[in-house]
């Protein structure tokens, strides 16, 4: 070098939860707050998992305009702290 590995130091992140905001939901963002994480840093590429808004089929009702109804389909939303994968990084014992 290069792979695997992960003791000390020196720090870093931030889960539920609580309030504000954004969102149709999921969830996201700022403060607080730490369950935890050697990539719990980046990126939706695959693959899971969540939501179901437009739209679609359906049922109701109807002169016309509809409807707040559906364990109904529907990612193009959403999770990177679900797994994979690709990229980048701190130290310096074994």
């Nucleotide at each position: 070098u290069a792979u695997a590995a992960g003791a000390a130091a020196g720090g870093g992140c931030a889960a539920a939860c609580u309030u504000g905001u954004c969102g149709a939901a999921a969830g996201g963002c700022a403060a607080g707050g730490a369950c935890g994480c050697a990539a719990a840093a980046c990126u939706a590429c695959g693959g899971g998992u969540c939501u179901a808004a437009a739209g679609c089929c359906g049922c109701c009702a109807g002169g016309a305009g509809g409807g707040u109804c559906g364990c109904g389909c529907g990612a193009u939303g959403a999770u990177a702290g679900c797994c994979g994968a690709g990229u980048u990084g701190c130290c310096g014992g074994a």
Molecule: c-di-GMP-I riboswitch aptamer
Organism: Firmicutes bacterium UBA5435